[in-house]
RNA sequence: GGGGCAUUAGUUCAGCGGGAGAGCGCUUGGUCGACAACCAAGAAGUCAUAGGUUCAAAUCCUAUAUGCCCCA
Repeated sequence: GGGGCAUUAGUUCAGCGGGAGAGCGCUUGGUCGACAACCAAGAAGUCAUAGGUUCAAAUCCUAUAUGCCCCA
């Protein structure tokens, strides 16, 4: 220098054009003598950034950034 993959909640990930979600973690309450476990409820998001396509974009296209891999 060229190519590929990834980027979504604190964390690990799902979601492939129309409702942003799950596990773990966190908070509150219940249960227990207490802790854990269990049950119920809740908070937490600029979907990496910018632009474009579209009635509508986390999702499609382009560029950029970061990380990983391959080639030279």
Transfer RNA from Pseudogracilibacillus sp., 72 nucleotides, folded computationally. The organism belongs to Pseudogracilibacillus, within Bacteria. Its mean pLDDT, the model's own confidence on a scale to 100, is 83. It was read from a public genome assembly. Rfam family: tRNA. The family's RNA type in Rfam is transfer RNA.